[in-house]
RNA sequence: UUCUUAUCCAGAGCGGCGGAGGGACUGGCCCGAUGAUGCCCGGCAACCUACUUAAAAAUAGUAAGGUGCUAAUUCCAGCAGGAUUAUAUCCUGGAAGAUAAGAA
Numbered sequence: 001u002u003c004u005u006a007u008c009c010a011g012a013g014c015g016g017c018g019g020a021g022g023g024a025c026u027g028g029c030c031c032g033a034u035g036a037u038g039c040c041c042g043g044c045a046a047c048c049u050a051c052u053u054a055a056a057a058a059u060a061g062u063a064a065g066g067u068g069c070u071a072a073u074u075c076c077a078g079c080a081g082g083a084u085u086a087u088a089u090c091c092u093g094g095a096a097g098a099u100a101a102g103a104a
Stems, first nucleotide, its partner, number of pairs: 001104008013041001015040003021031003025078004042070003047066002049063004074096001079093006
């Protein structure tokens, strides 16, 4: 980097450093010198993992070693279809993306 499977409406600081853009892409809409993004610490969660129960698997529970996450539903939409109603809202599936585990 690619492929497969699973998940993505929950949760998470009033701390320190630092000093300009950031929210993947496009459009929108937002966040940001009242200091964002990022890094550290703290925290959240429980995919893998360890342990207990168990013949084994599944399930359940506990822990937190490897990841991950810590504005807004993946912030909303993007493509296709549908419902209502009156050109706005909603629903379903997909695409794209993110993360984990496995494989090449």
Predicted 3D model of a 104-nucleotide RNA (SAM riboswitch aptamer (S box leader)) from Oceanobacillus luteolus. The sequence was found by an Rfam model in a public genome assembly. The organism belongs to Oceanobacillus, within Bacteria.